[in-house]
Context: one part of a larger RNA
């Protein structure tokens, strides 16, 4: 390379955007570039197939004679279904336009209430214990703790609503209000007329730690102390506690970034809940039909090695990217690229079973 495949056995890129590419909806009319047929050259010998001889016989040996090398490369014609190129056109794909009402979707100032602290040398009341565990012990207290009662000051997170509910391409978002702001969606069909899809590099955003400068620190908290358990206890329990957790700006670019399921597109029984538009009926607290989108269980047919998927497919086709090819060695070593750095991306060989 083929092949075959990638929920869980290796195997989907974390996520979108999108150059280049590769694919791509109906009529119609042109062109003949792929397609088809012919003719010429060429396609060395050897081999290879067909027939014949030759070594005493045979052969992967030797000869002669044909073939065939499925190909390219010149010319010539017919054809016009298919692809392609070119014109003209259409609306079922996509995309504006109006209307419409869901929504922690983003960024921005502001603000509210509950708890938690308490260094406020805050003030009252009150007196010997609190605190903590399996049990204690470190800790804290007569310089007045723990409770409580009033006030103040800071931080950080938002109880109830709260839901296999919503929203967003992922990560992710959840008191409350403002200001700017993206997305889908469900009607309508007025406008463009195929504009689509998919995407190697490339760009863009990316939890959590972690880095770099400035702030900010209530709770919690890696290090560290220390007390305890124990044979030890560098743990797990307990009393402290520092980086961090919060903020602005700048970096890192990884996660079991997970539905372990790459995107679009179309088709394949149902039934039963929620979300968020519409129609119609009944006659309107609403209920029933129904139709589009969303997310959830259950389930036939096919599929699967099983477990299970099953209109949100792991069914059945198509088209484009990625990515697998036995376990270690190893996501290591070396080179590159990136990074302040930590290390990221890329990525082996020997050797072994």
């Nucleotide at each position: 390379c083929u092949g075959g495949g990638u929920g869980u056995a290796a195997a989907g890129g974390g996520a979108g955007c999108g150059c280049a590419u590769g694919c791509g909806g109906u009529a119609c009319g042109g062109c003949a570039a792929g397609u088809c047929c012919g003719a010429u050259g060429u396609g060395a010998a050897a081999g290879c197939c067909c027939g014949g001889g030759g070594c005493u016989c045979a052969a992967c040996c030797c000869c002669c004679g044909g073939g065939a090398c499925u190909g390219c490369a010149u010319u010539g014609g017919a054809a016009a279904a298919c692809u392609g190129c070119c014109g003209c056109a259409c609306u079922a794909g996509a995309g504006u336009g109006c209307c419409g009402g869901a929504g922690a979707g983003g960024u921005u100032a502001g603000u509210g209430g509950g708890a938690u602290u308490u260094c406020c040398u805050u003030a009252g009341u009150g007196u010997a214990g609190c605190g903590g565990u399996g049990a204690a012990a470190u800790g804290c207290g007569u310089a007045g703790a723990u409770a409580u009662u009033a006030g103040g000051a800071g931080g950080a997170a938002c109880a109830c609503c709260a839901g296999u509910g919503g929203c967003g391409a992922a990560g992710g978002c959840g008191g409350c209000u403002u200001a700017c702001u993206g997305g889908a969606c469900g009607g309508u069909a007025a406008c463009u007329g195929a504009c689509g899809u998919u995407g190697a590099g490339g760009c863009u955003g990316g939890a959590a730690a972690g880095c770099g400068u400035g702030g900010g620190g209530a709770g919690c908290a890696a290090a560290c102390a220390g007390g305890a358990u124990u044979a030890g206890a560098u743990a797990c329990c307990c009393u402290g506690g520092u980086a961090g957790u919060c903020c602005a700006c700048g970096c890192c670019g990884u996660a079991a970034a997970c539905g372990a399921u790459g995107a679009a597109u179309a088709c394949u029984a149902g039934g039963u809940g929620u979300c968020g538009g519409g129609g119609c009926a009944c006659a309107a607290c609403g209920u029933g039909c129904u139709u589009c989108g969303g997310u959830g269980c259950c389930g036939c047919a096919g599929c699967a090695a099983a477990c299970g998927c099953a209109u949100u497919a792991a069914g059945u086709a198509u088209u484009c990217c990625a990515c697998c090819u036995g376990g270690g060695g190893a996501g290591u070593a070396c080179g590159u690229u990136c990074g302040c750095a930590a290390g990221a991306a890329u990525g082996a060989a020997a050797c072994u079973c």
Record summary: A computed fold for a 353-nucleotide part of an RNA from an uncultured bacterium, annotated as small-subunit ribosomal RNA, central domain. Model confidence (mean pLDDT): 83 of 100. The full RNA is in RNAcentral, with records from ENA and SILVA.